Predicted 3D model of a 70-nucleotide RNA (transfer RNA) from a bovine gut metagenome. Rfam family: tRNA. It is annotated as a transfer RNA. About the family: Transfer RNA (tRNA) molecules are approximately 80 nucleotides in length. RNAcentral holds the sequence, with entries from MGnify. The prediction has a mean pLDDT of 82.
RNA sequence: CCGAUAUAGCUCAGUCGGUAGAGCAGCUGUUUUGUAAACAGCAGGUCGGGGGUUCGAAUCCGUCUAUCGG
Numbered sequence: 001c002c003g004a005u006a007u008a009g010c011u012c013a014g015u016c017g018g019u020a021g022a023g024c025a026g027c028u029g030u031u032u033u034g035u036a037a038a039c040a041g042c043a044g045g046u047c048g049g050g051g052g053u054u055c056g057a058a059u060c061c062g063u064c065u066a067u068c069g070g
Base pairs, nucleotide, nucleotide: 001070002069003068004067005066006065009024010023011022012021018055026042027041028040029039030038048064049063051061052060
């Protein structure tokens, strides 16, 4: 210098810009003599930072930071 990535505790979705989701983990309940498993439910996010465009940005533009690759 070029490219990719950054979203829940972890792994990752999120299409063409329109109220942010899944699995696992956690918590509660049902079931069981008990544990596990199964089932039902709950909680958990200023979408890496600042800025720009737009009625509206996780998404588009630009910059910075971090990580990975060349």